The RNA shown here (transfer RNA) has 72 nucleotides and comes from a bacterium.

């Protein structure tokens, strides 16, 4: 230099145009002599950035930034 994935909660993923979810962790209660284990509930997201289609975009285009791969 060139081609391809990938970017969503603190972590590891789901969601493929129409109210952003789950599972670990987090923080509350219940049980317990006490922890831990279970059980019940809550909290936490500008869906890397910026524009662009579109009644409507996490989602579909395009640039950019990053991260891995792969080619020379």
């Nucleotide at each position: 230099g060139c081609c391809g994935a990938c970017a969503u909660a603190g972590c590891u993923c789901a969601g493929c145009g129409g109210u952003a979810g789950a599972g670990c962790a987090g923080c509350u209660g219940u049980u317990u002599u006490g922890u831990a284990a279970a059980c019940a509930g809550c909290a936490g997201g500008u869906c890397a950035u910026c524009a662009g289609u579109c009644c409507g975009a996490a989602u579909c285009u395009g640039a950019u930034u990053g991260u891995c791969g792969g080619c020379u």
Overview: Rfam family: tRNA. It is annotated as a transfer RNA. The sequence was found in a public genome assembly.